[in-house]
RNA sequence: GCGCCGGUAGCUCAGCUGGAUAGAGCAUCAGGCUUCGAACCUGAGGGUCGGGGGUUCGAAUCCCUCCCGGCGUG
Numbered sequence: 001g002c003g004c005c006g007g008u009a010g011c012u013c014a015g016c017u018g019g020a021u022a023g024a025g026c027a028u029c030a031g032g033c034u035u036c037g038a039a040c041c042u043g044a045g046g047g048u049c050g051g052g053g054g055u056u057c058g059a060a061u062c063c064c065u066c067c068c069g070g071c072g073u074g
Base pairs, nucleotide, nucleotide: 001073002072003071004070005069006068007067010026011025012024013023019057028044029043030042031041032040050066051065052064053063054062
């Protein structure tokens, strides 16, 4: 340099057949429970969906480009 895969919440990931207010687990916080904690139960907060542009009535999802990471290869 070329090819492929990936980048979504603090972390690990799902969603990628274009359409619902963008989700789960863990973590955090609050409450319950407990003598106090842990565990368990209930609830809450937290996201420019890697950046920019385009297509579309509508984009995490399709197209172009750039950045970052991994693998393969000359």
A computed fold for a 74-nucleotide RNA from a Myxococcales bacterium, annotated as transfer RNA. It was read from a public genome assembly. The coordinates come from a structure-prediction model, not an experiment, and the mean pLDDT is 81. NCBI's taxonomy places the organism under Bacteria, Pseudomonadati, Myxococcota, Myxococcia, Myxococcales. It matches the Rfam family "tRNA".